[in-house]
Molecule: transfer RNA
Organism: Candidatus Falkowbacteria bacterium CG10_big_fil_rev_8_21_14_0_10_39_11
RNA sequence: GCCGAAGUGGCGGAACUGGUAGACGUGCCAGACUCAAAAUCUGGUGUCCCUCGGGACGUGAGGGUUCGAGCCCCUCCUUCGGCA
Numbered sequence: 001g002c003c004g005a006a007g008u009g010g011c012g013g014a015a016c017u018g019g020u021a022g023a024c025g026u027g028c029c030a031g032a033c034u035c036a037a038a039a040u041c042u043g044g045u046g047u048c049c050c051u052c053g054g055g056a057c058g059u060g061a062g063g064g065u066u067c068g069a070g071c072c073c074c075u076c077c078u079u080c081g082g083c084a
Base pairs, nucleotide, nucleotide: 001083002082003081004080005079006078007077010026011025012024019067027045028044029043030042031041032040046057047056048055049054060076061075062074063073064072
C1' cells in the first nucleotide's frame, strides 16, 4: 500500500427483515438473612432538563438515504487478521 472483520452503559455481550436501544451476565449501590462477614435472595443502576407527570439526547467521529438507521451508503479514526 491492497483486501477483510470489528467498535453498543463501569466490563462482557444481545438487539431477528430498517420499526420501543441496552435483553442476559458481571460489577456497583441499597435492603433482607447473619453476632459479624461470605454465600444466597429482593430492588435499583447512561447523561441532561423539569411543572416530578414526563421531555430531550445517547450505538467510534462526521455526513447522507429514509416516515423511521446500531443495522443501508460515503469519508475519516482505532483495533485485529490476511496479502504484498